[in-house]
Order: sequence, then structure tokens, then C1' cells
RNA sequence: ACCUACUUAGCUAAGUGGUUAGAGUAUUACUUUCAUAUGGUGAAAGUUAUUGGAUCAAAUCCAAUAGUAGGUA
Repeated sequence: ACCUACUUAGCUAAGUGGUUAGAGUAUUACUUUCAUAUGGUGAAAGUUAUUGGAUCAAAUCCAAUAGUAGGUA
């Protein structure tokens, strides 16, 4: 330099066009215990990387940009 894949909550990640974006883990409140841990019941945390386009409708399709990873010479 070129090619391919990926980017969603603090972290790991599901969702491939349609009603409020769902979980695990972590955090936090209450509960349980003499106490701690474990367990139980809740809560908060999302500009779906950015910008634009197609569509009645986009996290999802298309393009550009940025970043990460891998590959080729």
C1' cells in the first nucleotide's frame, strides 16, 4: 500500500428491517448472618463508533470517515 472481518451498558456479548434494544458479569439498595462470604428480591447504567444515503419504518441495508484485529506482497 491493498484485501477481509469487527465496533451495541464499566467489561463480555445476543439481536440481520416493524410495538419499550434483551442478558451475563461488575456496581448499588434491601434482605439473609453474631459477622463476612454465598444466596434471594430490586435499581441504575445504551447518541447501537461518527456522518450521510435508500426505505412508510434501520442497531440491522448502502457509502464515506475513524478505530481494532487478521491476511497478502
Molecule: transfer RNA
Organism: Dendrobium nobile